[in-house]
RNA sequence: GCCUUGGUAGUCUAGAGGUCUAGGAUGCGAGCCUGUCACGCUUGCGACCCGGGUUCGAAUCCCGGCCAAGGCG
Numbered sequence: 001g002c003c004u005u006g007g008u009a010g011u012c013u014a015g016a017g018g019u020c021u022a023g024g025a026u027g028c029g030a031g032c033c034u035g036u037c038a039c040g041c042u043u044g045c046g047a048c049c050c051g052g053g054u055u056c057g058a059a060u061c062c063c064g065g066c067c068a069a070g071g072c073g
Stems, first nucleotide, its partner, number of pairs: 001072007010026004018056001027045006049065005
C1' cells in the first nucleotide's frame, strides 16, 4: 500500500429498512428483604465511531474518513 471483518450504555452483546421509546446481561444509584453482609426482588441511570448519500423512513443499505483485528505484498 491492497483486501476482508468489525465499531451500539462503564464492560460484554442482540439488531438484517417501519411493529424500537434501540433490547438483554453486567455495572452504578434508590428501595424492599436481613440482626448485619451477601443472595434475591422492585425501580431508576446509561449507548448506535465521524461526515455525506439513497429512501417517505437508516443502528441497519451505499461512499469517504478514523480506529481495531486478520490476511496479502
Record summary:
Model confidence (mean pLDDT): 80 of 100. Transfer RNA from a Candidatus Micrarchaeota archaeon, 73 nucleotides, folded computationally. NCBI's taxonomy places the organism under Archaea, Nanobdellati, Microcaldota. It was read from a public genome assembly. Rfam family: tRNA. Rfam classes the family as a transfer RNA.